Parts: sequence; structure tokens; C1' cells
RNA sequence: GCGCCGGUAGCUCAAUUGGUAGAGCAUUUGACUCUUAAUCAACAGGUUCCGGGUUCAAGUCCCGGCCGGCGCACCA
Repeated sequence: GCGCCGGUAGCUCAAUUGGUAGAGCAUUUGACUCUUAAUCAACAGGUUCCGGGUUCAAGUCCCGGCCGGCGCACCA
């Protein structure tokens, strides 16, 4: 340099044919317990990497960029 895959909650990951963004863990609060842990319940938590485009409607489709992984090429 070229190609492929990926980027979504604090972490790990879902999201059907484009049609209300979710789960587990963690955090917080409550219950339980002599206390802690464990367990149970509830609340909260989002610029879906960035910028454009298409569309009534985009996490999803198109274009450009950034970051990460893998493969190939180059290495005078």
C1' cells in the first nucleotide's frame, strides 16, 4: 500500500426484510442477614466511532474519514 472483518450502556455482546435500541455482569437503592458475602427485587445508565448522502423513517443501505484485528504485498 491492497483486501476482509469489526467499532452499539462502565465491561462483554444482541438487535429479523430499514419500522419504539436490548440482555448479562458491574454501579445505585431496597428486601433478606448479627455483619459481610451470596440471593431476590427495583431504578438508573446510549452523540449506535466521526462527517455527509438516500428515505416518510437508518445501528442496519451508499460515500469519505478515524481506530482495532486478520491476511497479502513491499522492505532499496

A computed fold for a 76-nucleotide RNA from an Acidimicrobiales bacterium, annotated as transfer RNA. It was read from a public genome assembly. Its Rfam family is "tRNA". It is annotated as a transfer RNA.